[in-house]
Context: one part of a larger RNA
RNA sequence: UCAUGGCUAAGGAAUUAGGCAAAAUUGACCUGUAACUUCGGGAGAAAGGUCCCCUAUUUAUAAUAGGGCGCAGUGAAAAGAUCCAAGCGACUGUUUAUCAAAAACACAGGGCUCUGCUAAAUCGAAAGAUGAUGUAUAGGGCCUGACACCUGCCCGGUGCCGGAAGGUUAAGAGGAGGGUUUAGCUUCGGCGAAGAUCUCAAUUGAAGCCCGGUAAACGGCGGCCGUAACUAUAACGGUCCUAAGGUAGCGAAAUUCCUUGUCGGGUAAGUUCCGACCUGCACGAAUGGUGUAACGAUUUGGAUACUGUCUCAGCCAUGAGCUCG
Numbered sequence: 001u002c003a004u005g006g007c008u009a010a011g012g013a014a015u016u017a018g019g020c021a022a023a024a025u026u027g028a029c030c031u032g033u034a035a036c037u038u039c040g041g042g043a044g045a046a047a048g049g050u051c052c053c054c055u056a057u058u059u060a061u062a063a064u065a066g067g068g069c070g071c072a073g074u075g076a077a078a079a080g081a082u083c084c085a086a087g088c089g090a091c092u093g094u095u096u097a098u099c100a101a102a103a104a105c106a107c108a109g110g111g112c113u114c115u116g117c118u119a120a121a122u123c124g125a126a127a128g129a130u131g132a133u134g135u136a137u138a139g140g141g142c143c144u145g146a147c148a149c150c151u152g153c154c155c156g157g158u159g160c161c162g163g164a165a166g167g168u169u170a171a172g173a174g175g176a177g178g179g180u181u182u183a184g185c186u187u188c189g190g191c192g193a194a195g196a197u198c199u200c201a202a203u204u205g206a207a208g209c210c211c212g213g214u215a216a217a218c219g220g221c222g223g224c225c226g227u228a229a230c231u232a233u234a235a236c237g238g239u240c241c242u243a244a245g246g247u248a249g250c251g252a253a254a255u256u257c258c259u260u261g262u263c264g265g266g267u268a269a270g271u272u273c274c275g276a277c278c279u280g281c282a283c284g285a286a287u288g289g290u291g292u293a294a295c296g297a298u299u300u301g302g303a304u305a306c307u308g309u310c311u312c313a314g315c316c317a318u319g320a321g322c323u324c325g
Stems, first nucleotide, its partner, number of pairs: 001320008010311002014309001019306001027051005036041001038146001052068006069073001074079001081304007088296002093105002109144007121130003147291004152221003157218002159214005167209002172204002177199005184191002222240005249283001250280001261277005
């Protein structure tokens, strides 16, 4: 000097990104226990008291009464720190074996959609198998994610589903007509069978385009100008565009750039935190919206207790290091 332990005056988080680490709490019994709540919880809430020995009574591991000792009676060890407020996720669970345990995944619940059984879907070249020794209260796919209150408008685009009246329409089918060739005929100008070959009209001909539906399908959800008897603001009006112009609720938010927005609270002092405001750069309704008791080795802020985290270091023990051997 390092490591691991033990102790420390006064202060007590001033340390630090952050109470990280340490300290503190801890057992049993008795008393007592708030907000909130899904009435189950919260709850071991919190906050207090008792605990040893002797004697007596006794309903006898208890209780009551009296007495005794010590600094100290769960006499050593072991055995919760607690509270307040907020975000996220309802919960128990699962996960990056070996830097991430979470707000990620899952979940019960909700919805859409496909599937009538030789089911759909999946594997396979096929046989066959899973689905399932199941049968729509079943099985597959996708999304959301307890519960409460709800889930607005848009079908123009893309997708999916349906329609077949009419129009358009490919290859193919079809083969009228025409060209070339030439047996033959000829009035020598030509005509021209069959075959071959080149070309080709009518007609027929699916999907699509077309028409309609569908957003808990993929998705989308405006701009400018004016206006009220102070000012300001605009319930109101005008105009342009759109498929429709963001409803309820929430909002400087895990989302707010400007921004340490402004006001209030907490502090002596607060870029964090809580409550509001709304000017939402760029919230918003199952890519779910807003709340929410309980829960969490979750994240954020605050408080009590406690402490060598610190002011600011000191001492002790053990081991290593170092020197000599």

Notes
Model confidence (mean pLDDT): 86 of 100. A computed fold for a 325-nucleotide part of an RNA from Nonlabens xylanidelens, annotated as large-subunit ribosomal RNA, domain IV. It matches the Rfam family "Bacterial large subunit ribosomal RNA". RNAcentral holds the full RNA, with entries from ENA and SILVA. The source organism's lineage runs through Bacteria, Pseudomonadati, Flavobacteriales, Flavobacteriaceae and Nonlabens.